RNA sequence: GGAGUUGGCCAGACAGUCGCUGCCAAGGUUCAGACCUGGUGGAGGAAAGUCCGGGCUCCACAGGGCGGGAUGCCAGGUAAUCCCUGGGGGGCGCGAGCCCACGGAAAGUGCCACAGAAAAUAUACCGCCCGUUCGACCAAGGUCAAACGGGUAAGGGUGAAAUGGUGCGGUAAGAGCGCACCGCGCUUUCGGCAACGGAAGUGGCAGGGUAAACCCCAUCCGGAGCAAGACCAAAUAGGGGGGCAGCGAGCAUAGACCUCGCACGUGUGGUCCGCACGGCUCCCGGGUAGGUCGCACGAGGCGCGCUGUGAAGCGCAUCCCAGAUGAAUGACUGUCCACGACAGAACCCGGCUUAUCGGCCGACUCCAACC
Numbered sequence: 001g002g003a004g005u006u007g008g009c010c011a012g013a014c015a016g017u018c019g020c021u022g023c024c025a026a027g028g029u030u031c032a033g034a035c036c037u038g039g040u041g042g043a044g045g046a047a048a049g050u051c052c053g054g055g056c057u058c059c060a061c062a063g064g065g066c067g068g069g070a071u072g073c074c075a076g077g078u079a080a081u082c083c084c085u086g087g088g089g090g091g092c093g094c095g096a097g098c099c100c101a102c103g104g105a106a107a108g109u110g111c112c113a114c115a116g117a118a119a120a121u122a123u124a125c126c127g128c129c130c131g132u133u134c135g136a137c138c139a140a141g142g143u144c145a146a147a148c149g150g151g152u153a154a155g156g157g158u159g160a161a162a163u164g165g166u167g168c169g170g171u172a173a174g175a176g177c178g179c180a181c182c183g184c185g186c187u188u189u190c191g192g193c194a195a196c197g198g199a200a201g202u203g204g205c206a207g208g209g210u211a212a213a214c215c216c217c218a219u220c221c222g223g224a225g226c227a228a229g230a231c232c233a234a235a236u237a238g239g240g241g242g243g244c245a246g247c248g249a250g251c252a253u254a255g256a257c258c259u260c261g262c263a264c265g266u267g268u269g270g271u272c273c274g275c276a277c278g279g280c281u282c283c284c285g286g287g288u289a290g291g292u293c294g295c296a297c298g299a300g301g302c303g304c305g306c307u308g309u310g311a312a313g314c315g316c317a318u319c320c321c322a323g324a325u326g327a328a329u330g331a332c333u334g335u336c337c338a339c340g341a342c343a344g345a346a347c348c349c350g351g352c353u354u355a356u357c358g359g360c361c362g363a364c365u366c367c368a369a370c371c
Base pairs, nucleotide, nucleotide: 001367002366003365004364005363006362007361008360009359010358012336013335014334015333016332017331018330020042021041022040023039024038026037027036028035029034044342048353049352051351052350053349054348055347056225057224058223059222068221069220070219071218072217073087074086075085076084077083088102089100090099091098092097103216104215108214109213110210111209112208125156126155127152128151129150130149131148132147133146135144136143137142164182165181166180167179168178169177183205184203185202186201187200188199189198190197191196229293230292231291232290239284240283241282242281243280244279246262247261248260249259250258264278265277266276267275268274300319301318303316304315305314306313307312337340
């Protein structure tokens, strides 16, 4: 200098003017509500997706089973997790490093396109070898071809995958048939908390793959969500209770309730008739509109120290940092630059994932050159 890996940080800057919004033991106007002035705070690293986990709230709940869901190497961290850290195993990369849904296929069931003989109780297309029969040739030893009956799984061929691999021996040809090494299973032993790893011995070796297919095993799991939920509380209508309620009839000894008629009130209408509607008043409780809380001090931020390989934990000190409810966080001007991406809270927090112009810092790897 080039090419990379990984961790962290910033997210146009400054000034002015005009607005919006939360709060204030400040000031003014006002009975108060409220308004004005002043001060102070005012989106993100993802506020997003709502994929996990928890807090909080309400409902349900003796305990257990069935069913369902999630997770799946080991140890640790944490409020908790499908997260994070460290380690083991496997894969990729020269390397820094990255990726892995990483229990069980010998409990059972299912599936494995096309090709291929066969995709799983194994089987045999070509080939190789043996035997029998027939034929041809012959130098008389045999050779070749066909059919049939066997043997074989070495070789060819198919496939993503074909019943451990390589080599030597062996055999009619072959074959873990025998042996050596590798692989695999089992046993013992050593190291490690463990996952697992090393060594020795032993078994010729077993029935290919697939469980984000059913399933089996182990562990865990109540439901709904801030429109959760709590409180205050109009008008109208409806509910409950008390008091009052003209005359007559049904209606009973009387009264009440109920029904009907008259009377009374309201509406229509200039008025009458007519038509339609109607007990009056007080109290109580539930709900609605509306308002308040939940709702911003929290598993909180920053800094330092100690412990730990680390994720983190503990201690000290310091800071208060959006809280709306038609829902604020904006607009304009000027200067400068590298000319500015993805995108915006709505109960909160820890993670994961996805989107993202450009730039800065740390650590590390590989290559090339020079000293």
The prediction has a mean pLDDT of 76. A computed fold for a 371-nucleotide RNA from a Methylococcaceae bacterium, annotated as Bacterial RNase P class A. The sequence is in RNAcentral, with records from ENA. Rfam family: Bacterial RNase P class A. The family's RNA type in Rfam is ribozyme.